[in-house]
Context: one part of a larger RNA
RNA sequence: GGACGAACGCUGGCGGCGUGCUUAACACAUGCAAGUCAAGGGGAAAGUUUUCUUCGGAGAAUGAGUAUACUGGCGCACGGGUGAGUAAUAUAUAAGUAACCUACCCAUGAGUUGGGGAUAACCCCGCGAAAGCGGAGCUAAUACCGAAUAACGCAACGUCAUCGCAUGAUGAUGUUGUUAAGGCCUUCGGGCGCUUAUGGAUGGGCUUGUAGCUGAUUAGUUUGUUGGUGAGGUAACGGCUCACCAAGACUACGAUCAGUAGCUGGUCUGAGAGGAUGAUCAGCCACACUGGAACUGAGACACGGUCCAGACUCCUACGGGAGGCAGCAGUGAGGAAUAUUGGGCAAUGGGCGAAAGCCUGACCCAGCAACGCCGCGUGGAGGAUGAAAGCCGUAAGGUUGUAAACUCCUUUUAUUGGGGACGAAAAAGAAGGUAGCCCCUUCAUUGACUGUACCCAUUGAAUAAGCCCCGGCUAACUACGUGCCAGCAGCCGCGGUAAUACGUAGGGGGCAAGCGUUGUCC
Numbered sequence: 001g002g003a004c005g006a007a008c009g010c011u012g013g014c015g016g017c018g019u020g021c022u023u024a025a026c027a028c029a030u031g032c033a034a035g036u037c038a039a040g041g042g043g044a045a046a047g048u049u050u051u052c053u054u055c056g057g058a059g060a061a062u063g064a065g066u067a068u069a070c071u072g073g074c075g076c077a078c079g080g081g082u083g084a085g086u087a088a089u090a091u092a093u094a095a096g097u098a099a100c101c102u103a104c105c106c107a108u109g110a111g112u113u114g115g116g117g118a119u120a121a122c123c124c125c126g127c128g129a130a131a132g133c134g135g136a137g138c139u140a141a142u143a144c145c146g147a148a149u150a151a152c153g154c155a156a157c158g159u160c161a162u163c164g165c166a167u168g169a170u171g172a173u174g175u176u177g178u179u180a181a182g183g184c185c186u187u188c189g190g191g192c193g194c195u196u197a198u199g200g201a202u203g204g205g206c207u208u209g210u211a212g213c214u215g216a217u218u219a220g221u222u223u224g225u226u227g228g229u230g231a232g233g234u235a236a237c238g239g240c241u242c243a244c245c246a247a248g249a250c251u252a253c254g255a256u257c258a259g260u261a262g263c264u265g266g267u268c269u270g271a272g273a274g275g276a277u278g279a280u281c282a283g284c285c286a287c288a289c290u291g292g293a294a295c296u297g298a299g300a301c302a303c304g305g306u307c308c309a310g311a312c313u314c315c316u317a318c319g320g321g322a323g324g325c326a327g328c329a330g331u332g333a334g335g336a337a338u339a340u341u342g343g344g345c346a347a348u349g350g351g352c353g354a355a356a357g358c359c360u361g362a363c364c365c366a367g368c369a370a371c372g373c374c375g376c377g378u379g380g381a382g383g384a385u386g387a388a389a390g391c392c393g394u395a396a397g398g399u400u401g402u403a404a405a406c407u408c409c410u411u412u413u414a415u416u417g418g419g420g421a422c423g424a425a426a427a428a429g430a431a432g433g434u435a436g437c438c439c440c441u442u443c444a445u446u447g448a449c450u451g452u453a454c455c456c457a458u459u460g461a462a463u464a465a466g467c468c469c470c471g472g473c474u475a476a477c478u479a480c481g482u483g484c485c486a487g488c489a490g491c492c493g494c495g496g497u498a499a500u501a502c503g504u505a506g507g508g509g510g511c512a513a514g515c516g517u518u519g520u521c522c
Stems, first nucleotide, its partner, number of pairs: 001522004006518005013376006019369002021334001026332003030329003035074003039071002047062006081287003091211007100204002105200008113147001115145002122137001124135004153178011183192003213259003220250003225247008262284004266277004289310005312323004340366001342365003348362001349360004379409004389400004414459001416457004423449001429443005466511005471492003477506005487494002
C1' cells in the first nucleotide's frame, strides 16, 4: 500500500447493487416450511327456499356427490440448512466397469382373458386420565392372491458361429423349469393408464493412477491382518462375511501414532514465482438431540419416517405418554458482533394432477443495518471601504478572506400535485385452419413488488459535513495553559517555566458521508 462476512469511537443527506451468528453442531415458546390425485367404498353441516305444525319443532329441495377422514397411486431420497466428524470409505483430475443398478422420460415390438378371498373406512361393544388400543359384524378398488395364454425374457444343462482384453462378450439354436395385467374419462374417433422385451437418455454404485497440512521430543505397525480354495451375501467386484490352508502385508520415498482440518472451482495479495484463505455463488462429501439398527422403496439405512438405548424438556388421574429449528421467521444464552415471529405464488423452478388447479419460508419481493462497492448532492456566477468579530502583532499592520453580507441565477435532491411503465410469455377458454387440441393464427385473461421506477409541474438556497492530523518518518505553525505533573506515543522519543510533540484556541494539511482506531492476511 491492498484486502475484510469485521468490531469499536465520533459523525451521518439520498439512491442502485450486493452482503449480514465467523462465538455455543448451546437450549428452544409460537406460527408456517410436503403434499397431491377423472383409482375406490362411504358421505356431512351452516345457510337459503318450501310444506306441515301442538308454534317447541318435524319433513323435503338446494347447498353437493361439495367439505372431510379412510383404502390406494405418485411424491416425501428433490428442494432448504449446517460443517460436528473426516488426513481418506472424502475432494480434484484422468481412466476402467468384459464386475453393476437406474422410478418418472423417449423410441421400437408384443399383450391387457377369466376368477377368488380379505380388509380399513362404517356400525356395535369394551379398556384407558390421555396418547391410544382390543374384540364382533358389513363393504370396495388401479390394494392382495391363484388360474389361462406367453418369448426374443430369466434360470439350469448343451451345440454352433463371430469377436475380443485373461476371466470372457455377442448372435443363432435344443431340452426342462419359471415370470404378466386393471382399469378410468370420452364428443365413441380416441385419450390416459397397466404388463413385458430391447435400445436410449438421465442419475448413481464400485475399482485404479496422480495431487494437495504439521510433528521423529511418534519407529516399528497389523491377526480378517496379507494371500489362496470353497461357500454365503450384494445390483455388482472384493476378507464384504464364514470354514479350511499358507505366512504373509505396510514402513525413513515416513508406516503406525498424535495434533489440526470438510475438499474444489475460486477469493485476497504479488510484476511473477509464491504466500494466505475456502463467507456469499457453483460442484462434491458428511451430518440432522447423542449412539445403534433395520423396514419401505427404483433410490434412504431417511432433517420435519420407524424401532431400541441414553441425556434433556414437557404432560399425567403416577398406571403411562409426548418432543427434537445445523428449514424460514422468532426467543433465551454465549459474544466485540450479525436482521422481520413481513408480502406473494405475479415470474423462474419443483411435487401431484388429463386439465382447471392445489401445495411450495425453494424462489421473487419488501423491512432493518454506511456492513461493502458504485453514483449523486450539500449550490453557481459576480462581489473590497478587503465590513464586523476571532487570532497573531514590533501596534504600522497581517490573517481567516471573495470567505460573509449584498446582487443576479439554477433546482439535482427535498416538499406538494398530476401522469405512469418493463418485468406477461402463456396455459386453460372462444373463433378459424387441420384427418386430428399434433400443431399454427387471432381474440380474451393473469402483477406480490406498486400507483413503485420513471416523466411533468409547484415552492424555495431552500432539507443536507464531518473525521483525523500538523517534531522527524509524513502534507500541514503560532499563541495561551501546564511545569518529568497532567498527559502523548506506530518507531525514534516529547513534558523538570519561553513545549511547532501534553490540553485549548486561531490558522493550516489530508480524506470525505464518511473519517480514525483495533484485529487478521499478503
Background: The part of an RNA shown here (small-subunit ribosomal RNA, 5' domain) has 522 nucleotides and comes from a metagenome. Model confidence (mean pLDDT): 83 of 100. The RNAcentral record of the full RNA draws on SILVA. Its Rfam family is "Bacterial small subunit ribosomal RNA". Its family is annotated with ribosome and structural constituent of ribosome in the Gene Ontology.